[in-house]
Record summary
Predicted 3D model of a 72-nucleotide RNA (transfer RNA) from Vicugna pacos. It matches the Rfam family "tRNA". By type it is a transfer RNA. Rfam links the family to the GO term triplet codon-amino acid adaptor activity. Rfam describes the family as follows. Transfer RNA (tRNA) molecules are approximately 80 nucleotides in length. Model confidence (mean pLDDT): 81 of 100.
């Protein structure tokens, strides 16, 4: 250099044109003499970035960036 895929909370990950969620992890309480389990509850998000379409974009187009995989 050329094709593909991904990007969304601390982590791994879901998600659909109508303002976004699980586990785990972490705060707090409860239970125990005390941990650990377990049960509640509470934070935590510019949805990579900059245009476009649209009454609305995390989602559709573009382009550009980081990261895998592949061919050469």
């Nucleotide at each position: 250099g050329a094709g593909g895929g991904c990007g969304u909370a601390g982590c791994u990950c879901a998600g659909u044109g109508g303002u976004a969620g699980a586990g785990c992890a972490c705060c707090u309480g409860c239970u125990u003499u005390g941990c650990a389990u377990g049960c509640a509850u509470a934070a935590g998000g510019u949805c990579c970035u900059g245009g476009g379409u649209u009454c609305a974009a995390u989602c559709c187009c573009c382009a550009g960036c980081a990261c895998c995989u592949c061919c050469a």